């Protein structure tokens, strides 16, 4: 790096250290941000594996749990449209699905 597959409307901070970006890329909006970005550390948050417990003759399957470990995650739907569709005569809006992306588990 590819590939399978699950999820993406909900949660979570008046902390410290830091010093100018930031929201994945491209375009194009809108927006956060010296009342303090990114980063790291601490605190939370979930509940994807794993562990626990229920439940089984055993697994599988499902339920619960958050003491314990691996990730994740902690403005604003994945912060919106880009392509195709559906409703409205059109803008415009809403609503569906591709793409693309991010996160876990497998597996190459």
């Nucleotide at each position: 790096c590819u590939c399978u597959u699950a999820u993406c409307a909900a949660g979570a901070g008046u902390g410290g250290c830091g010093g100018a970006g930031g929201g994945a890329c491209c375009u194009g909006g809108c927006c956060c941000u010296a009342u303090g970005a990114a980063g790291c550390c601490c605190g939370g948050c979930a509940a994807c594996c794993a562990g626990u417990a229920c439940u089984u003759a055993a697994a599988a399957u499902g339920u619960a749990u958050a003491u314990u470990g691996g990730u994740g995650c902690u403005a604003a739907g994945u912060c919106c449209a880009g392509c195709g569709g559906u409703a409205u005569a059109u803008u415009u809006u809403a609503c569906c699905g591709a793409u693309a992306g991010a996160u876990g588990a497998g597996a190459g």
Annotation:
SAM riboswitch aptamer (S box leader), 108 nucleotides, folded computationally. The prediction has a mean pLDDT of 82. Rfam family: SAM riboswitch aptamer (S box leader). Rfam links the family to the GO term regulation of gene expression. It was read from a public genome assembly, where an Rfam model found it.